């Protein structure tokens, strides 16, 4: 320091998440030892138990108890008992210190509480220190104790008596107080200091010691001073305006009270003020700082431990005592809770340490000692201290140490993985060998923290004491910390992860299950994500999760954001407050800035040093503490006052503008309606129609009359207002902005929270008007449906006055203002000036547009009219959704508006811009795509595939175009996989292989056969070692047409033989990308050619290959025969012969090469021109980069999975061929363009030896029996067919058609039943040109004809691949359909329109609002009651006669109960709204395209 995550991808905006840090923490799993910290974050809930505040006898009376002494008594040591307070000493009581400190805790408190910084001319301080000065003389009580009484108990209470450092009176007293003066000095207001005068008030207490001088402690009045308080201020110190007005002692003055002191702190008169958007009040929350985490820092979170302050001590009130309290272990009242009780009454407060109980996810011992150090009394010794040190518990955190080092490869063995006879990894890790001893066992030694302080001694002294010396002595922790010594690797290692973010990967298992998961996401048979295992990665006696802060987040932006389209510009002026403001001058110092002073508490932090073996910890110095105050000085800015200036602002004068605005008149065009008149069947209206008006006379035309409303052309890129929004003419009031003088004023300015005014269109009131248009309703069409779009009507309304709503996409989605910045300035068009007479030209100045430069932006784009640089001020954002909703407030007649949340959900939501894909957008162009033809398909029979359906099986695949005479180019058996049924299990098949010598042919027997038994016969070669060939026994390697074509190679279809698809380096863009590859022409073609930030290549495109059409060379056989010869009945048969035809090799040939026109060119165009052939001559092979998870595990390969007496293999039969139907594809036909008969002519592929067959004979025929030729340009298949002559049928279900079925045969084949083909006889269905729909074809095509050929024993072929023969029609065109390509456009689409998406309805589920109510809580009000206390009277009884006082009584004040209305807030509800969410419900299909009626806003 970033990274992940919206997309196909990019870039920006935006959120949500992680990486780090802390943590008083919990909670899994795991644990060796130690230091040093820290441990109730929740119930300020309740407390059993012990302790936590005493002490003092040197204040006092005294004396329970305990100990000594004495003296008495019981028989003596010894022991018991009794007496004396004599003595150490002490329970209880007076008495005096202290119990206000220490410890706890965070309830209340938003506060002068709490931090800082003052002041106190308004105060107090015991103890202590310093200092003056006193300290006489008296009196009476009181507890205790002693006898009693009441009572369960606490306690209460009478009577006798006693003491003081207790209390009281009297004296003495100023420098103290009080009052009235007085001089002088002197402050920073009211003062204070000092000298002074009078006046009135008030004090005390002793003890101990004594060498009798005293000494020493304490007491009482001053006065300073220190500690520690009190009170006052200025500043800082949560959130909420959906909290906006609060206040009656309130604010202020005079008097008096009270207080340590000021003060409405109380009261009692007067005034009527005080606080508040600079946020009063109020509502909720919180103890507050020093500090702590965290952060680069500013900041933000947070207040445990330690220190300072504050409140608090069951809850509330209240004083009292005291130097301090309005008191945590004090007291009195009420009220709640506990406890004890004789029921009469009484006792209590752990938020001190320990501890229980409870809540809790969670926080420890009912532990020793006063040894240290602190604290209270005491003169002291000492006493008491759950302050405080120690120790226990706990991995709750930091920090340290340890669980061993070296050496050791057969790289062991086990595990794991593996491409498996083997390798790789755990892994030098283990075994072993060798060392060492932290630690851990034992044994033994063994501290520092201790100084004081009594107590003797010696110095020194200001005589109180200090300072040394010395004897005894004091340690809780603790026989701990440390040290030595033996033993032995001996006693010690987990936990979280391992897709990416993120260090670290493999196997098995699981199959959208089980589950993970911080986001993003992972599981649907190969999961590096789930569980396990190995292995690894990281930390490490701990490690993971979880919760909560800070960061990363510049994601609230002071530093450090923004707002035209992402969240954000108020609808628009005008203005208050406040912000902020030209230029000169001299002044002054409030901001500012420097110097200095004081404070900013320790402890933390940081530095630099030291102390524990080191660290953590500690201890010292220092440095900060970024502030607050004071005080000195600067004078530049800023501000204040004054003085002056004119360029900003205005004024004033002159000129011109213009749908500015308000009101009043007047106008003509149209449209409708009346009237009248002419006319005759219609009109209107749509896509096409009705509804509708018309013979009662519409429509249409004339003529005249009314009405409202809006003003055609002018008119636009235009003018004009603050927006809104303004348009026939005319007038009348009225505003404004501009130009030009530079007369006048002299900063008068700019912005503008609240506030005020305007404000379109719908809308609302009252009162009119009402032609046209037209929400709502009606009808009529459209539709599946039409509460729509369309069409006939048609009421509110739109108009007008007066109100009233305040809202838009009120948009430039752009807040005022002011100053700067290229330019070509072009080009506009007003108005004004000059130059001027101007229609030219040129500067200036205001408004209105377009282009660009730099800059800016995420880009689009903005660009002097900024979204540029800069400056002021106002308004506004802070992920999507809920939601501008709810709840309250304001407003409004309503309807609504303003202002405006959370629960809850979700990981995106949005914004420019790229690449495609899409559109019922556009342009351009193409194809048997339409059109124009010609022929078929759908209809009949049959044949053939497929679907169903049957079946024991009807094996399997392929299925929209791209499945269906497809795999199959040959299912009687085989094939073959499938069924039943019979066997086999190292297996049918193959490769090693010991051994054997056959092997095989013929042959019996069971038996469907497979097998199974049984008989017969015994090989070749040789270099003699062997070898060939077969058989073939354990063994090792089997086999699967089982799955997964969504794990794959391969090979295929299909867009499409469409014309595309990429690169390389260069530009351009932030980038994705783009460009090259786009424009303009042209082509079949991204074919050229022009142009051009492109220049060039690759893959296709054509070309190179084959076929054919022409011609020519060479070559002459098996092919051919002109010419010569031979020879036949004929025949290239024969010599022969290379002229032709042919054959197969090779050359030419065509390239728009040449002409005309057209065009830059490239190309097109001609019934040219030559040519056999003309612009790719026909035709084949040839299929870029992809798409479609397109087919094929059944050709074949092939990962993984599954099956082994079987999902493998042999055998027989049977099935693959079924049959109600339905669909593809085909043959055959419905005839006369024909059927049939007889007769004649003419071909090309191509196949032939288990073939093909002349020829001959038999058969009517399929064939059959003989016999030749050919291993093929030689022989054979071979006679083609249509054609074409002749005859014959004469339009009929026929002399069309030929299925079906009978009989009878012919070939193949072990074998024709299932289930073959062919032949004769004999039968003669349905069909008479085929509904909607549809396909195929541009020339040698279609159309029609017939040959061959692979498979093949045969053949179900009418199929499929090829030859040949005969041989058309038509194409005006590119509107439409269909597909395809290029360029543009929109998109909210990207699994890409078979896309997304939107409401209701119905079903789960969550949070919420409203609601009749019900319940509870705190604050306040008003009435009524009122306890202790305080104060105030009153006081017949107390009191020593009177008195100071009490006591009772009473008045105020108020804590706490009651009663009662009202707001608030929280909770909970029948029933109810809407909202969010939820793999495959329901109804439309509103939105993204022109979304099929452009969309979207306010409105009803």
């Nucleotide at each position: 320091a970033g990274a992940g995550u919206u997309u196909g991808a990019u870039c920006a905006u935006g959120g949500c998440u992680c990486a780090g840090g802390a943590u008083g923490a919990a909670c899994g799993c795991u644990a060796g030892c130690g230091g040093c910290a820290g441990g109730c974050c929740u119930a300020a809930u309740a407390c059993a138990u012990g302790c936590a505040a005493g002490u003092c006898g040197a204040g006092g009376g005294g004396c329970a108890g305990c100990a000594u002494a004495u003296u008495c008594a019981g028989u003596u040591u010894a022991c018991u008992g009794a007496a004396u307070g004599a003595u150490g000493g002490c329970g209880a009581c007076c008495g005096g210190c202290g119990g206000a400190c220490g410890g706890g805790u965070g309830c209340g408190u938003a506060a002068c509480g709490c931090g800082u910084a003052u002041g106190c001319g308004a105060c107090c301080u015991a103890c202590c220190c310093a200092u003056a000065a006193c300290c006489g003389g008296g009196g009476g009580a009181u507890a205790g104790c002693c006898c009693g009484u009441g009572g369960a108990a606490a306690c209460a209470u009478g009577g006798a008596u006693u003491a003081a450092a207790a209390c009281c009176c009297c004296a003495u007293a100023a420098a103290a107080a009080u009052c009235a003066g007085a001089u002088a000095c002197u402050g920073c207001c009211u003062g204070g200091u000092a000298u002074u005068u009078g006046u009135u008030u008030u004090a005390a207490a002793g003890g101990c010691u004594u060498u009798c001088g005293g000494g020493u402690u304490g007491g009482u009045u001053g006065u300073a001073g220190a500690u520690g308080g009190g009170c006052a201020u200025g500043c800082g110190u949560a959130u909420g305006a959906u909290u906006a007005g609060c206040u009656a002692g309130u604010u202020g003055g005079u008097g008096a009270g009270g207080u340590a002191a000021c003060g409405g702190c109380u009261c009692a008169c007067c005034a009527a003020g005080g606080c508040g958007a600079u946020g009063a009040u109020c509502a909720u929350u919180a103890g507050c700082g020093g500090g702590u985490c965290u952060g680069a820092g500013a900041g933000g979170a947070u207040g445990a431990u330690c220190c300072g302050c504050c409140a608090c001590a069951c809850u509330g009130g209240g004083a009292c005592u005291g130097a301090g309290a309005c008191a945590c272990g004090g007291c009195c009242c009420a009220g709640a809770c506990u406890c004890c009780u004789a029921c009469g009454g009484g006792a209590g407060g752990c938020a001190g340490c320990a501890g229980u109980a409870g809540g809790g996810a969670a926080u420890a011992u009912u532990g020793g000692u006063c040894a240290a150090u602190g604290g209270g009394g005491g003169a002291g010794a000492c006493c008491c201290u759950g302050a405080a040190c120690c120790a226990g518990c706990c991995a709750u955190g930091c920090c340290g140490c340890g669980u061993g080092c070296a050496g050791g490869a057969a790289g062991a063995c086990g595990g794991c993985c593996u491409u498996c006879u083997g390798g790789g990894u755990u892994g030098u890790a283990a075994a072993c060998u060798g060392c060492u001893u932290u630690u851990a066992u034992a044994c033994g030694g063994g501290a520092a923290u201790a100084a004081u302080g009594u107590c003797a001694g010696u110095g020194a002294u200001g005589c109180g004491u200090c300072a040394c010396u010395g004897c005894a002595g004091u340690g809780c922790c603790g026989g701990u910390a440390c040290c030595c010594u033996a033993u032995g690797a001996a006693u010690a290692a987990g936990c979280a992860c391992c897709g990416g973010c993120u260090a670290a990967c493999u196997c098995c298992g699981u199959g959208c299950c089980a589950g993970c998961a911080g986001c993003c996401g992972c599981g649907g048979u190969a999961a590096u994500a789930c569980g396990g295992a190995g292995g690894g990665u990281g930390c490490a006696a701990g490690c993971g999760u979880u919760g909560u802060c800070c960061g990363g987040a510049u994601u609230u932006a002071u530093u450090g954001g923004g707002u035209u389209u992402a969240a954000a510009g108020g609808g628009u002026g005008c203005g208050u407050a406040g912000g902020c403001g030209g230029a000169a001058u001299a002044a002054u110092a409030a901001g500012u800035c420097a110097g200095u002073g004081g404070u900013g508490a320790a402890a933390g932090u940081c530095u630099a040093a030291g102390g524990c073996u080191c660290a953590a910890c500690c201890u010292u110095a220092g440095a900060a503490u970024u502030g607050c105050c004071a005080u000195u000085g600067a004078a530049a800015c800023u501000g204040u006052a004054g003085u002056a200036c004119u360029u900003g602002a205005g004024u004033a004068c002159a000129g011109a503008u213009g749908a500015g605005g308000u009101a009043u008149g007047c106008g003509g065009a149209a449209u409708u309606u009346a009237u009248g008149g002419u006319g005759u069947a219609g009109c209107g209206g749509u896509g096409a129609a009705a509804u509708g008006c018309a013979u009662a006379g519409a429509u249409a035309c004339c003529a005249u009359a009314a009405a409202g409303a809006a003003c055609a052309c002018c008119g636009a890129u235009a003018g004009c207002g603050a927006a809104g929004g303004c348009a026939g003419c005319a007038u009348a009031c009225u505003a404004g902005g501009c130009u030009g003088u530079a007369a006048c004023u002299g900063a008068c300015g700019c912005u503008g929270a609240u506030g005020c005014a305007c404000g379109a269109a719908a809308g609302c009131g009252u009162g009119g008007g009402g032609a046209g248009c037209g929400a709502a309703c009606a009808g009529g069409a459209u539709u599946a449906g039409a509460u729509a779009c369309c069409c006939u009507g048609g009421u509110a309304g739109u108009c007008c006055a007066c109100g009233c709503u305040g809202u838009a996409a009120a948009c430039g989605a752009u807040g005022a203002u002011c100053a700067c910045u290229c330019g070509a300035c072009g080009a506009u068009g007003u108005a004004u000036g000059c130059g001027a007479u101007a229609c030219a030209c040129a500067g200036u100045a205001u408004g209105c547009g377009u282009c660009u430069u730099a800059g800016c932006g995420a880009a689009a784009g903005c660009g002097u009219u900024a979204a540029g640089u800069g400056a002021u001020c106002c308004a506004c954002c802070u992920g999507g959704g809920g939601a501008g909703u709810a709840c309250g407030u304001c407003g409004g007649c309503a309807a609504c508006g303003a202002u405006g949340a959370a629960a809850c959900u979700c990981a995106a939501a949005g914004g420019a811009a790229u690449u495609g894909a899409c559109g019922g957008g556009g342009g351009u162009c193409c194809g048997c795509a339409c059109a124009a033809g010609c022929g078929g398909u759908g209809g009949a029979g049959c044949a053939u595939g497929u679907g169903g359906u049957u079946u024991a099986a009807u094996u399997c695949g392929a299925u929209g175009a791209u499945a269906c005479g497809c795999g199959a180019g040959g299912a009687a058996c085989c094939u073959u996989a499938c069924c039943u049924g019979g066997g086999c299990u190292a297996g049918a098949a193959u490769g090693c292989g010991a051994a054997u010598g056959a092997c095989c042919g013929a042959u019996c027997c069971a038996g469907a056969g497979a097998u199974g038994g049984g008989g017969g016969g015994u090989u070749c070669c040789u270099u003699c070692g062997g070898g060939a060939c077969a058989u073939g026994a354990a063994g090792c390697a089997a086999g699967g047409u089982g799955c997964u074509g969504c794990a794959u190679g391969g090979c295929u279809g299909u867009c499409g033989u469409c014309a595309g698809c990429u690169c390389c380096g260069g530009c351009c863009g932030u980038g994705a990308g783009g460009u090259g590859u786009a424009u303009g022409g042209u082509u079949a073609a991204g074919u050229c050619c022009u142009a051009u930030a492109a220049c060039g290549a690759g893959c296709g495109c054509a070309a190179c290959c084959c076929c054919u059409a022409u011609a020519c060379u060479u070559a002459g056989u098996u092919g051919c025969c002109a010419g010569c010869a031979u020879g036949u009945a004929a025949u290239g048969a024969u010599g022969g012969g290379g002229a032709c035809u042919c054959u197969a090799a090779g050359u030419a040939g065509a390239c728009u090469g040449c002409c005309u026109g057209c065009g830059c060119a490239a190309g097109c165009a001609g019934u040219g021109a030559g040519g056999a052939a003309g612009g790719a001559g026909g035709g084949g092979a040839c299929g870029a980069g992809g798409u479609c998870a397109g087919g094929u595990c059944a050709u074949c390969a092939u990962g993984g999975c599954c099956c082994u007496u079987a999902c493998g293999c042999c055998c027989a039969g049977g099935g693959c061929g079924a049959c109600a139907c339905a669909c593809g594809u085909g043959c055959u036909a419905c005839a006369a363009u024909g059927g049939c008969g007889u007769g004649u002519a003419u071909a090309g592929c191509g196949g032939g030896a288990a073939g093909c067959u002349a020829c001959c004979u038999g058969g009517u025929a399929a064939c059959a029996g003989g016999a030749u030729g050919c291993u093929a340009a030689u022989c054979c298949u071979u006679c083609a067919a249509a054609a074409c002559a002749c005859g014959u049928c004469u339009c009929a279900g026929u002399u069309c058609g030929g299925a079906u079925u009978g009989a009878g045969g012919u070939c193949u084949g072990c074998a024709a039943c299932u289930c073959g083909a062919c032949c004769u006889c004999a039968u003669g269905a349905a069909g008479c040109u085929g509904g909607a729909a549809u396909c195929g074809c541009u020339a040698g095509u279609a159309a029609u004809c017939g040959c061959g050929c692979a498979u093949c024993a045969g053949c179900c072929a009418u199929g499929g691949c090829g030859c040949g023969g005969u041989g058309a029609a038509u194409a005006c065109g590119u509107u439409c359909c269909c597909g395809g390509a290029c360029c543009u456009u929109g998109u909210a689409c990207a699994c890409a329109c078979c896309g997304c998406c939107c409401g209701u309805c119905a079903a789960g589920c969550c949070a919420u609002g409203g609601a009749a109510g019900u319940u509870g809580g705190g604050a306040g009000g008003a009435c009524c009651u009122g306890a202790a206390g305080a104060u105030g009277g009153u006081g017949a009884c107390c009191g020593u006669c009177a008195a100071a006082g009490g006591a009772a009584c009473u008045g105020u004040u108020u804590a706490g109960g009651g009663u009662u209305a009202u707001a608030c807030c929280a909770a909970u509800a029948a029933c109810u709204a809407g909202g969010g969410u939820u793999a495959a419900g329901u109804c439309g299909u509103a939105a993204c395209a022109a979304g099929g009626u452009a969309g979207c806003c306010g409105u009803a």
Molecule: small-subunit ribosomal RNA
Organism: uncultured prokaryote